Predicted 3D model of a 675-nucleotide part of an RNA (large-subunit ribosomal RNA, domain II) from a metagenome. Model confidence (mean pLDDT): 85 of 100. The RNAcentral record of the full RNA draws on SILVA.
Context: one part of a larger RNA
RNA sequence: UCCGGCGAGUUAUGGUUGCUGGCAAGGUUAAGGACGAAAAGUCCGGAGCCGAAGGGAAACCGAGUCUUAAUAGGGCGCCAAGUCAGCAGACAUAGACCCGAAACUGGGUGACCUACCCAUGUCCAGGUUGAAGCCGCUGUAAAAGGCGGUGGAGGACCGAACGCACAUCUGUUGAAAAAGGUGGCGAUGAGGUGUGGGUAGCGGAGAAAUUCCAAUCGAACUCGGAGAUAGCUGGUUCUCCCCGAAAUAGCUUUAGGGCUAGCCUUGAGUUAGACAUAUGGAGGUAGAGCACUGAAUGGCCGCGGGGGCGUCAAAGCUUACCAAAGCCUAUCAAACUCCGAAUGCCAUGUUGCCGAUGCUCAGGAGUCAGACUGCACGAGAUAAGUUGGGUAGUCGAGAGGGAAACAGCCCAGACCUACAGCUAAGGUCCCAAAGUACAUGUUAAGUGGAAAAGGAUGUGGGACUUCGAAGACAACUAGGAUGUUGGCUCAGAAGCAGCCAUACAUUCAAAGAGUGCGUAAUAGCUCACUAGUCGAGAGGUCCUGCGCCGAAAAUGUCCGGGGCUAAAACAUGACACCGAAGCUUAGGAACAGAAAUGUUGGUAGGGGAGCAUUGCUAAAGGAACGAAGCAGUACCGAAAGGAGCUGUGGACUUUUAGGAAGAGAGAAUGCCGGA
Numbered sequence: 001u002c003c004g005g006c007g008a009g010u011u012a013u014g015g016u017u018g019c020u021g022g023c024a025a026g027g028u029u030a031a032g033g034a035c036g037a038a039a040a041g042u043c044c045g046g047a048g049c050c051g052a053a054g055g056g057a058a059a060c061c062g063a064g065u066c067u068u069a070a071u072a073g074g075g076c077g078c079c080a081a082g083u084c085a086g087c088a089g090a091c092a093u094a095g096a097c098c099c100g101a102a103a104c105u106g107g108g109u110g111a112c113c114u115a116c117c118c119a120u121g122u123c124c125a126g127g128u129u130g131a132a133g134c135c136g137c138u139g140u141a142a143a144a145g146g147c148g149g150u151g152g153a154g155g156a157c158c159g160a161a162c163g164c165a166c167a168u169c170u171g172u173u174g175a176a177a178a179a180g181g182u183g184g185c186g187a188u189g190a191g192g193u194g195u196g197g198g199u200a201g202c203g204g205a206g207a208a209a210u211u212c213c214a215a216u217c218g219a220a221c222u223c224g225g226a227g228a229u230a231g232c233u234g235g236u237u238c239u240c241c242c243c244g245a246a247a248u249a250g251c252u253u254u255a256g257g258g259c260u261a262g263c264c265u266u267g268a269g270u271u272a273g274a275c276a277u278a279u280g281g282a283g284g285u286a287g288a289g290c291a292c293u294g295a296a297u298g299g300c301c302g303c304g305g306g307g308g309c310g311u312c313a314a315a316g317c318u319u320a321c322c323a324a325a326g327c328c329u330a331u332c333a334a335a336c337u338c339c340g341a342a343u344g345c346c347a348u349g350u351u352g353c354c355g356a357u358g359c360u361c362a363g364g365a366g367u368c369a370g371a372c373u374g375c376a377c378g379a380g381a382u383a384a385g386u387u388g389g390g391u392a393g394u395c396g397a398g399a400g401g402g403a404a405a406c407a408g409c410c411c412a413g414a415c416c417u418a419c420a421g422c423u424a425a426g427g428u429c430c431c432a433a434a435g436u437a438c439a440u441g442u443u444a445a446g447u448g449g450a451a452a453a454g455g456a457u458g459u460g461g462g463a464c465u466u467c468g469a470a471g472a473c474a475a476c477u478a479g480g481a482u483g484u485u486g487g488c489u490c491a492g493a494a495g496c497a498g499c500c501a502u503a504c505a506u507u508c509a510a511a512g513a514g515u516g517c518g519u520a521a522u523a524g525c526u527c528a529c530u531a532g533u534c535g536a537g538a539g540g541u542c543c544u545g546c547g548c549c550g551a552a553a554a555u556g557u558c559c560g561g562g563g564c565u566a567a568a569a570c571a572u573g574a575c576a577c578c579g580a581a582g583c584u585u586a587g588g589a590a591c592a593g594a595a596a597u598g599u600u601g602g603u604a605g606g607g608g609a610g611c612a613u614u615g616c617u618a619a620a621g622g623a624a625c626g627a628a629g630c631a632g633u634a635c636c637g638a639a640a641g642g643a644g645c646u647g648u649g650g651a652c653u654u655u656u657a658g659g660a661a662g663a664g665a666g667a668a669u670g671c672c673g674g675a
Stems, first nucleotide, its partner, number of pairs: 001675006011094004016089008026050003032044004054061002064076004097235002100232001104225006115199009124189001126158003129154001133150006162186003166183005201217001203213003210219001238610006248261005262367002264364007273354001275352002277349005287339001288337002293333003298328003304322002306319004370395006377388003400411003415588004420584003426578003429562003435575001438573005448564001454549002458546010475533005481506003486500003512527001516525002589600004611664001613661002616658007629648005635642002
């Protein structure tokens, strides 16, 4: 991992709802007993219970009663049949659908591991150092001291056995559930070790680490309470048909749980309902506005303040300062409004449309993590596949076609069958169904087939404007002068370092007291400006279509690919075709309905109808001329499923009608067995 078997809403009691049945103003027995072979069955048994009358605290009264002074009002009643069983649903109490804790608790079992202790034994090769004491010599008045010898102390030294476990390598489904290799530490001591004994879990032991107490230790193991509890995770077994949700509100030691409501379903009752349309309402949003509340621009005016002058103090004068209120001007606001929509909401009425969709009661639920997209908003950074509500849609619970692929986007809602047709979105060169289709333009960037501020004689369209046959624009030829080197400054300053003037003047066709280069300063080149040559357009501004640059990232190049340029790109227009489970056509099924006709996607969930398995009851059958089971098989049924035949097998078994369940397996890191 696979195969086979086993494996999960049960049973009892109680009230409750529905259905079925008996009896009915009544219904019904319980324990127990009799008969009986009997736990079968039949018959007794009326104790008790429910109902037939309620009201009041009660006395009590009674279709009424209580309250009360009340004959008033009000409350609860009267005017609807129950009861006993069976079946079904959910609920309650029980383990209560099944498996699963970490733990809690009672009684026991453990110190053959290990910790400490007690008793009694035993072990420590070899080598080294050489304490005290003692002896001798020396020393002295005597000593102390010194020297030599002897001696053999030490949690002394080196180092095997023995013990330990500091480093590292190997091992890591190991040789081993802690080891092996190479080194290391202690090795006469707080040493190692044998045997026997002691301490026990609300405990012991601990040179102390939450360390050890039998591979188990923040409280051992084992059996019992025990099926502890688990708002948590996983699992929960045949088929078809009808309907079909929610991820919200309120409350919750509540937030991944619950209760009630909302939304779903089933039954009964009732007669409403949705949408469109018309009319009438309430309202303060969008927008707008500045009349209020605030914010805020410039100007006028200048209460008040500051500075200056003035003075003993002041008054007073003054001010390129600040500045209230007011006026003019231009603005802003979710918590501003003199104003003010569209929608939406409420009510009423007519008509149309839908066709049971509304409401009430009763039984059963599930749901309380929602997701994305569009629109108007809050939070955030006018970030997020972010977060919070509102509104609509889709997914959820929705298949099909499109978007290359792609829950939430676009189209469209799948009862079944079809090698029939028409369309939607989207497409029509090839992959790949359908136009290498048509008309008119645009784009040259592979733009299309990713992106901004910003930049640019890209190119198309439009508007306005200036110059131009009295010759424009560009190019070429020629000129571009004089006062003058303007004045000042300066070493110099001559058009061209700088300052001043430059709307100076003269000669002119024209020529700046000079546009740029240049020189130390001159010089030189050039421009503005003018003439000639030439001969028809040239320049500017704005709006707009499509392009260009801006453009750097990690597997592989931003069309799905090939490939595409008068297109297979873009824009506009018109035609044709393809294209889905949409619509139509043909056939069929189920349901609703008198019919016509309509309906039939579906998770949680509600309801309905069936199939199969094993006993039991009754009836009818089959079987050694071969039952069940097993294997094969082209048959039947809408499905669960059911026959027939053949082989095998060798003794039971089928059908029909009931009735009862240990009643259906693919999942539970399920259990057992096998491969």